Model confidence (mean pLDDT): 80 of 100.
Predicted 3D model of a 71-nucleotide RNA (transfer RNA) from Streptomyces cucumeris.
Its Rfam family is "tRNA". Rfam classes the family as a transfer RNA.
The sequence was found in a public genome assembly.
The source organism's lineage runs through Bacteria, Actinomycetota, Actinomycetes, Streptomycetaceae and Streptomyces.
[in-house]
RNA sequence: GCGCGCUUAGUUCAGCGGCCUAGAACUCCCCCUGUCCGGGGGCAACGCGGGUUCGAAUCCCGUAGCGCGCC
Repeated sequence: GCGCGCUUAGUUCAGCGGCCUAGAACUCCCCCUGUCCGGGGGCAACGCGGGUUCGAAUCCCGUAGCGCGCC
């Protein structure tokens, strides 16, 4: 330099155009108890910038980072 894949909550993941003002587990905070266990509630995210569409986490383009392969 070229090709492919990945990027969603503090962490690990789900989602595959509308049922999503995005969900689960763990963590964190509060409560039920005085601790543990258990239960209830809460905070918190679509890497960034454009485009397509009535509608984008999802499709397209660019860009950044990470991983794998090739030269």